[in-house]
RNA sequence: CUCUUAUCGAGAGUGGCGGAGGGAAUAGGCCCUACGAAGCCCAGCAACCUACUUGUAAGAAAGGUGCUAAAUCCUACAGAUGAUGAAUCUGACAGAUAAGAC
Numbered sequence: 001c002u003c004u005u006a007u008c009g010a011g012a013g014u015g016g017c018g019g020a021g022g023g024a025a026u027a028g029g030c031c032c033u034a035c036g037a038a039g040c041c042c043a044g045c046a047a048c049c050u051a052c053u054u055g056u057a058a059g060a061a062a063g064g065u066g067c068u069a070a071a072u073c074c075u076a077c078a079g080a081u082g083a084u085g086a087a088u089c090u091g092a093c094a095g096a097u098a099a100g101a102c
Stems, first nucleotide, its partner, number of pairs: 002101007013042001015041003021032003026076004043068003048064003052059003072094001077091005
């Protein structure tokens, strides 16, 4: 990098360093940000895998990850309702994470 499976409307900071961007990519929108972005550390959340406990379905949170604005921030493709509008819903694509395979 590719493939398979599962999940993605819950949860989590008035911390320290840092010093201008950030919200995956393209486009459009809409936002966050000097009342401090990214990044790092600490702290926390969660419970996918391993280990552990027990009543085998839960617990717990030691280890491996992951995560800590907004639904995966929304839309893009197809379909449904609607009036060819607005709007809403469903699915696909894409993406993220975990576990596994090559």